[in-house]
């Protein structure tokens, strides 16, 4: 140096609800607050999973003598965003037992 992570040392971050503020939303900033986390630092490259628009199919509903027109959850494809504490990956880092 690398690897690897202690009932070690100094410490970091900061979930869930809360309040403010942005945003159609997903969610993101501060502030509180602590479930946890050895990278819960960075980064949307891969997989995911969430929005928001848009076709696609179509359970069922309405209305109709009918033929038909409406209205549509759940799947699916697209295009655009979000989530890095879902995970892979990349990269940068404190401390030093076994």
């Nucleotide at each position: 140096g690398a690897g690897c992570g202690a009932c070690a040392a100094g410490g970091g971050c900061a979930a869930a609800c809360c309040c403010g503020c942005g945003g159609u939303g997903a969610c993101g900033c501060g502030g509180g607050g602590a479930c946890g986390c050895a990278a819960a630092g960075c980064c949307a490259a891969g997989g995911g999973c969430c929005c928001c628009g848009u076709g696609g199919c179509c359970a069922g509903c309405c209305g109709g003598a009918g033929a038909c027109g409406g209205c549509g959850a759940a799947c699916c494809g697209c295009u655009g965003g979000g989530c890095a504490g879902c995970c892979u990956g990349g990269u940068u880092a404190c401390c030093g037992a076994a």